[in-house]
RNA sequence: AGCCGGCCGGGUGGCCGCGGUCGGAGCCGACAGGAGGGCCAACCUCCCGUCGUCCGGUCGAGGAAGGUCGGGACUCCACAGGGCAGGGUGCUGGCUAACGGCUAGUCGGGGUGACUCGAAGGAAAGUGCCACAGAGAACAGACCGCCGAUGGCGACACCUCCGGGCGUCGCACAGGUAAGGGUGAAACGGUGCGGUAAGAGCGCACCAGCGACCGGGGUGACCCGGUCGGCUCGGUAAACCCCACCCGGAGCAAGGUCGAAACGGGGGACGGAUGGCCCGUCCGGCAUCCCUACGGGAUGCCACCCCCAGGUGGACCGCUCAGAUGGAUGGCCACCCCAUCCUCUUCGGAGGGUGGACAGAAUCCCGCCUACAGGUCGGCU
Numbered sequence: 001a002g003c004c005g006g007c008c009g010g011g012u013g014g015c016c017g018c019g020g021u022c023g024g025a026g027c028c029g030a031c032a033g034g035a036g037g038g039c040c041a042a043c044c045u046c047c048c049g050u051c052g053u054c055c056g057g058u059c060g061a062g063g064a065a066g067g068u069c070g071g072g073a074c075u076c077c078a079c080a081g082g083g084c085a086g087g088g089u090g091c092u093g094g095c096u097a098a099c100g101g102c103u104a105g106u107c108g109g110g111g112u113g114a115c116u117c118g119a120a121g122g123a124a125a126g127u128g129c130c131a132c133a134g135a136g137a138a139c140a141g142a143c144c145g146c147c148g149a150u151g152g153c154g155a156c157a158c159c160u161c162c163g164g165g166c167g168u169c170g171c172a173c174a175g176g177u178a179a180g181g182g183u184g185a186a187a188c189g190g191u192g193c194g195g196u197a198a199g200a201g202c203g204c205a206c207c208a209g210c211g212a213c214c215g216g217g218g219u220g221a222c223c224c225g226g227u228c229g230g231c232u233c234g235g236u237a238a239a240c241c242c243c244a245c246c247c248g249g250a251g252c253a254a255g256g257u258c259g260a261a262a263c264g265g266g267g268g269a270c271g272g273a274u275g276g277c278c279c280g281u282c283c284g285g286c287a288u289c290c291c292u293a294c295g296g297g298a299u300g301c302c303a304c305c306c307c308c309a310g311g312u313g314g315a316c317c318g319c320u321c322a323g324a325u326g327g328a329u330g331g332c333c334a335c336c337c338c339a340u341c342c343u344c345u346u347c348g349g350a351g352g353g354u355g356g357a358c359a360g361a362a363u364c365c366c367g368c369c370u371a372c373a374g375g376u377c378g379g380c381u
Base pairs, nucleotide, nucleotide: 001381002380003379004378005377006376007375008374010336011335012334013333014332015331016330018060019059020058021057022056023055024054025053028052029051030050031049033047034046035045036044037043062358066369067368069367070366071365072364073363074251075250076249077248081279082278083277084276086247087246088245089244090243091105092104093103094102095101106120107118108117109116110115121242122241126240127239128236129235130234143181144180145177146176147175150174151173152171153170154169155168156167158165159164189207190206191205192204193203194202208232210229211228212227213226214225215224216223217222255317256316257315258314265308266307267306268305271283272282273281284302285301286300287299288298289297290296291295337356338355339354340353341352342351343350344349
């Protein structure tokens, strides 16, 4: 200097003020109950309980209470059965109630290292995309170059049976090439040797990669090694997609009990059953009629369902070692502590100023992510 992990995060006292809970006081008021009186109506008196009131005891936010990203407990819905659509996960082993979490590894990326990151199955099932630049971006491709042996053109020279033949030089037209250079994030293996007109895995040696077979280590993902082969068809799936596995829905504003109000008003639809669609399955009452009278069928009405208008909407439970429900733990003073700055210093320290983080439960629990002034501990490079 860096990396990883843990802890604290103001303390003490006093005064005033909050919410829960327990106990007490008091009887001014309200309410409920009981008793008595009364013209048995109104009302009056007494007792007791509760609330408002006062006194005292006691308890009173977090490591994240934040985000609402995951998993559950719990509650409700008979379809939780099958399927489509949709969604989630994605290397291996283990832990766990479970998870997309934790942990140990494997592989890959970053870092000198301690460590850290990974959206880590499949690109040879298919379809897309890779801007610009560049000849060309995956069955590709020739800009600059290199060759031009063969064909072509030209020059010179020789020979000639005048048909042509042969040699040298030049051109770089046809043609060949993808090694060298250029463009680019990336260009269809790398280095070297041979070969070639010049080149190219064209051939060879070594290497990397891929495939096949075999041996060894490991539970496994994978790792190490050997033999042979064709020489070698990028990247991207946090693009669509393919593959494997998993997934009922809704959520404490869940849900439950009591109470209150309510003309059953107007319209729609014959249905409805906790995300959408399909199949299956299931779910009422009444009246009339028919039949094969065990039972089944038809029609109609109501219920259920959807929309509009109107009415009521309070208490309790769920609900908690804090348990609120417009939602409580605050304000002031003093001293101490920590940090920082200034002054003085007899170097022991003293005085003064400023500051003291992120932030607030709401059914509960387990994770993840984010925020955090200052202080402190441990390990490693």
Description: Bacterial RNase P class A from a soil metagenome, 381 nucleotides, folded computationally. The sequence is in RNAcentral, with records from MGnify. It matches the Rfam family "Bacterial RNase P class A". The family's RNA type in Rfam is ribozyme. Rfam links the family to the GO terms dimeric ribonuclease P complex, ribonuclease P activity and tRNA processing. The model forms 94% of the base pairs in the Rfam consensus.